Background:
This is a predicted structure of a 509-nucleotide part of an RNA (small-subunit ribosomal RNA, 5' domain) from an uncultured bacterium. The coordinates come from a structure-prediction model, not an experiment, and the mean pLDDT is 86.

Context: one part of a larger RNA
RNA sequence: GGAUGACCUUUGGCGGCGUGCUUAACACAUGCAAGUCGAACGGGACCGAUUAAGGCUUUGCCUUAACGGUUUAGUGGCGGACGGGUGAGUAACGCGUGAGUAACCUGCCCUUGAGUGGGGGACAACAUUGGGAAACCGAUGCUAAUACCGCAUAAAGUAGGGAGUGGGCAUCCACUUCUUAUCAAAGGAGCAAUUCGCUUAAGGAUGGACUCGCGUCUGAUUAGAUAGUUGGUGAGGUAAUGGCUCACCAAGUCUGCGAUCAGUAGCCGGACUGAGAGGUUGACCGGCCACAUUGGGACUGAGACACGGCCCAGACUCCUACGGGAGGCAGCAGCGGGGAAUAUUGGGCAAUGGGGGCAACCCUGACCCAGCAACGCCGCGUGAAGGAAGAAGGCCCUCGGGUUGUAAACUUCUUUGACAGGGGAAGAAUAAUGACGGUACCCUGAAAACAAGCUCCGGCUAACUACGUGCCAGCAGCCGCGGUAAUACGUAGGGAGCAAGCGUUAUCC
Numbered sequence: 001g002g003a004u005g006a007c008c009u010u011u012g013g014c015g016g017c018g019u020g021c022u023u024a025a026c027a028c029a030u031g032c033a034a035g036u037c038g039a040a041c042g043g044g045a046c047c048g049a050u051u052a053a054g055g056c057u058u059u060g061c062c063u064u065a066a067c068g069g070u071u072u073a074g075u076g077g078c079g080g081a082c083g084g085g086u087g088a089g090u091a092a093c094g095c096g097u098g099a100g101u102a103a104c105c106u107g108c109c110c111u112u113g114a115g116u117g118g119g120g121g122a123c124a125a126c127a128u129u130g131g132g133a134a135a136c137c138g139a140u141g142c143u144a145a146u147a148c149c150g151c152a153u154a155a156a157g158u159a160g161g162g163a164g165u166g167g168g169c170a171u172c173c174a175c176u177u178c179u180u181a182u183c184a185a186a187g188g189a190g191c192a193a194u195u196c197g198c199u200u201a202a203g204g205a206u207g208g209a210c211u212c213g214c215g216u217c218u219g220a221u222u223a224g225a226u227a228g229u230u231g232g233u234g235a236g237g238u239a240a241u242g243g244c245u246c247a248c249c250a251a252g253u254c255u256g257c258g259a260u261c262a263g264u265a266g267c268c269g270g271a272c273u274g275a276g277a278g279g280u281u282g283a284c285c286g287g288c289c290a291c292a293u294u295g296g297g298a299c300u301g302a303g304a305c306a307c308g309g310c311c312c313a314g315a316c317u318c319c320u321a322c323g324g325g326a327g328g329c330a331g332c333a334g335c336g337g338g339g340a341a342u343a344u345u346g347g348g349c350a351a352u353g354g355g356g357g358c359a360a361c362c363c364u365g366a367c368c369c370a371g372c373a374a375c376g377c378c379g380c381g382u383g384a385a386g387g388a389a390g391a392a393g394g395c396c397c398u399c400g401g402g403u404u405g406u407a408a409a410c411u412u413c414u415u416u417g418a419c420a421g422g423g424g425a426a427g428a429a430u431a432a433u434g435a436c437g438g439u440a441c442c443c444u445g446a447a448a449a450c451a452a453g454c455u456c457c458g459g460c461u462a463a464c465u466a467c468g469u470g471c472c473a474g475c476a477g478c479c480g481c482g483g484u485a486a487u488a489c490g491u492a493g494g495g496a497g498c499a500a501g502c503g504u505u506a507u508c509c
Stems, first nucleotide, its partner, number of pairs: 001509004006505001008503001010501001013380006019373002021338001026336001028334001030333003035078003040075002043072006050066007085291003094216008104208002109204007117151001119149002126141006157182011187196003217263003224254003229251008266288004270281004293314005316327004344370001346369003352366001353364004383413004393404004417450001419445005427436001453498005458479003464493005474481002
């Protein structure tokens, strides 16, 4: 000198764009943050013109059934594995980079082929009933489905066997043919056309899984470490390879090119600095990983060992009728606490994107906006021109004057921002639909009117005098100032620098 997610002192006009718990992965009141589909299904509630039947007090009213509409607790489907947060752990195939899988999976989506026949038995809801303070749990009975289960059909699938061809990378791979066994399905809407689905197979795309080469902080005042340990055979398990697990067998494996142990740490694209080499760093934004009160576990599922799912254990908080229950903000706001320090319990789904749905639409604290903060960067303003009796006042003085200083007053002019009045968007893909927002922007009006501070002035280092003080009070980044004329302390005048900031502090280069 540059830089910062900054803090502190002091000062503070406006706008644009960004950024904002670096500390306690401390504890959390309250609200919201993941639902949706009635075009899968039965039922309930409400409404209704009509149709049919019945009843009655027969211009009509009531009841039941059908039908239609609205709504939705339950069954069922898809989604809650994305999106959002945090960096505790992790020195590791975690990450980065480059390869491999002849050892793998992939819902929704795209392309293509084939199929969608015929049956069955339940369980919620509901009704009745029981237990419990509650959370909730049972018993009996009824019922639907795109829920569940057999059967049929069946190869391009899977498994086994036979024959053959081609290829390779060691285990092998691909293909052709014959044969045996085995495995599917669901319907809904519509007058219909059709459409949304369903099953199976092949390919693609996307996403993931595993393996390997290289790279990835400090300590030797850590030198030996290791029994599923290292390898083999067999089996189990997995989507899949593998001591991943198990039985048996062998005795190996890593290590001075630093094993093991200990400390520290999420990694990267990048960021800061520097001429570069390098050093430091990993906030915001993007990619990957890990975690979700602590530890463990599996279930469901295409996908989780699952932040707003389940079970168990621990700590903590709350309710309780003392028998037993409920909870998890490292989502968005917000509260307490910690701290030098970090914001609103805001608006909207209008846009972009996501989930569900044929759609209408619903949900979305993702997101888009607004609010707060000079926290940062950038831009603008606080007036411009003229104006010497060089006014007054202040300060200095050799008492002549000098300086503040064209500075002010005064004259002329302008009106950016702010203020007042009027108009008023784009962003919307339009048939409709704008939170922002009566915002940006435009026009008009008034008046210089409402808007400047901070640090420094001995040298480094731009900028000097007077008074006070008298090794005192104090200053100080280094050198050093101060003991009676201090350009170094304090005040004043003057000056220098930067400027809505300035200066200190901390950290990095």